Predicted 3D model of a 349-nucleotide part of an RNA (small-subunit ribosomal RNA, central domain) from an uncultured bacterium. Its Rfam family is "Bacterial small subunit ribosomal RNA". The coordinates come from a structure-prediction model, not an experiment, and the mean pLDDT is 86.
Context: one part of a larger RNA
Parts: sequence; structure tokens; C1' cells
RNA sequence: UUGGGCGUAAAGGGUGCGUAGGCGGCCUGCUAAGUCUGGAGUGAAAGGUACCGGCUCAACCGGUAUAGGCUCUGGAAACUGGCGAGCUAGAGAGCAGGAGAGGGCGGUGGAACUCCAUGUGUAGCGGUAAAAUGCGUAGAUAUAUGGAAGAACACCAGUGGCGAAAGCGGCUCUCUGGUCUGUAACUGACGCUGAGGUUCGAAAGCGUGGGUAGCAAACAGGAUUAGAUACCCUGGUAGUCCACGCCGUAAACGAUGAAUGCUAAGUGUUGGAGGGUGUCCGCCCUUCAGUGCUGCAGCUAACGCAAUAAGCAUUCCGCCUGGGGAGUACGACCGCAAGGUUGAAACUC
Repeated sequence: UUGGGCGUAAAGGGUGCGUAGGCGGCCUGCUAAGUCUGGAGUGAAAGGUACCGGCUCAACCGGUAUAGGCUCUGGAAACUGGCGAGCUAGAGAGCAGGAGAGGGCGGUGGAACUCCAUGUGUAGCGGUAAAAUGCGUAGAUAUAUGGAAGAACACCAGUGGCGAAAGCGGCUCUCUGGUCUGUAACUGACGCUGAGGUUCGAAAGCGUGGGUAGCAAACAGGAUUAGAUACCCUGGUAGUCCACGCCGUAAACGAUGAAUGCUAAGUGUUGGAGGGUGUCCGCCCUUCAGUGCUGCAGCUAACGCAAUAAGCAUUCCGCCUGGGGAGUACGACCGCAAGGUUGAAACUC
């Protein structure tokens, strides 16, 4: 390479948008590039392949046939492509409704912690397995009132909701994205995927300027211990928070790429729609979109998956090919740096 694969054995890109490319619904006419078919030419010899023959066999040698391909020309029109006409089941969009921690900005609320002031009050508090460091007669802890500041939003809360993912949770104004249902007036294949490219991207980290209540790497002290650069305790700075800019990585996980169609049932729940029944609470049936559980066929090495597939198929992308060396070295690109992306070999088992 061919092939076989990618939930857990190596392997799905962190995520969207989208360029080239690849692939693409139904009907119809034309075309004849692909495709199929006939004819002609070419395809030197040797070599290859098949058969036959000659050296006792073979190697070797000889003979016959042949291969894909290219060029010219005639024909076919199902399929693919091209051009034209049309359709509505895909896609979009109009109208009428719906749910939501989706996002940005501003305002605002209560509980708690800490600190400050004052009152009451007196000898302890705190902490642990036990202690000690620490705090406290300069009046702590406790308790009450008032004030300040920062950060996070108990209950509601739910295998509940929303978002492409990262993620999103007090209340509220405003701006704004997506999505679901019903309907079927409108467009008429406008679609799917997507190498490069580009967007967003937890935490930590970096730059500048703010902020700093609590927590807390580093650090200091007290313990423990043979030691204890730890686990436990008392403190405590970066950081955690805000604005702007960078970084671009995670067990970025469902360890499961995206899209479309098909394939038993049962049960819970979220948001709609339609119908039936009912005095109300409600109940029943059908259906769409999500989110869970159980489970048949099928699949799987097994575990398990099972309409939210890991089943049956199609299209497109990414990735894997024994372990270590190594996600290292070198080079290149990116970055302020930390580092990231791409990514070997020798050697060894």
C1' cells in the first nucleotide's frame, strides 16, 4: 500500500461557521464527456503470461497465441455528467402561538463570613486523635446595636431546562441569538459533509490598571515521625473578583465525528399541538420535539449497545497500524513568557 478498524484493546479533531473538493430528491426533453458495443490503425525485437516443442531434466533455446493502453471512426442511451423545461416529499421562509440558569450591558435584594465603632460582661478562646504554635486582663471568645467592604446566590432544584462546545442558577430593566409546535399562502433542490482557513474555547498561567471579605499554591511557625521539604493545626502572599489584551490546553468524556433514511415493545419526565370525557381536581387516546430507564431482533472478544444504536445502509471529514525511546530531538510556525501546534530516528524488548 491493499485491507481491517476507531465506547473500554492503537485510533473521533475541544467546538461551530465555512472555501476548494467529494456526494446529492422526483418527472421530462436534448446531448453523448464518462459508460457499453462494432470496425480500422498502432502497440519493434527482447522481456511477461498461457500452450506446444528442442537440448536425457532444468536453467537455456525455438514456435504459436495474448494482455492492458493509445488514436481514428460507426452505433446505443438505462445509469453518472452537461444543457433546457417542470414538481414539492429535502432545505429555507411567511403567519399564529410556546418554553427556557442561551448571551451582552445596567440597576438592585437578603442571608452568611470578616473587619470597624459602641454597649453588656469576665477569663479564657481557638484548635486536635491528643496537643502546641496563635488570640486574650492594653478586656478577647460570647452577646446586642450601628456601620464598611468584597465575593457567592440557601430553599425552589428535578438522570428538570438552555446552549455548537466550553458552559449557564437571587431579583429586575434593556439589547440580542437559537429552538419547538400548528398552519401550508411563498421560493423551488437553494442540500449534506468539509482538506486548508477562521470563530468560540474550563481551570491554571501571562501583561496593564483596579479590587481584595472569605478561601488559599508559595512561604513561616506548631505538631506527627527514624526522617516529614507531606497528610493535621495556626497564620499567610500570589491567585481567586473586575476591565481590556494574550495563552489555546483538559479524563475539553457519552473516553462514542457530522448528516439522512429504515428497524418490536413497555415505562418515567420536560415543552407543544389535536381529539374524547368530566361539575372541579383531573383522566384517557393520538401526535411532534427533547431527556432518562427497561428490553426484542440485530450487533459485540466480552462487558454491554439497543429508534438518543455500538443494529441495517449511504455520503463526507478526522484518526489508528506492537511496547519503550517520545508527544521527546531537530526544523518550521505561533506566543511577552510559560509553552503550544506539527513531529521523527538511532537504540532496545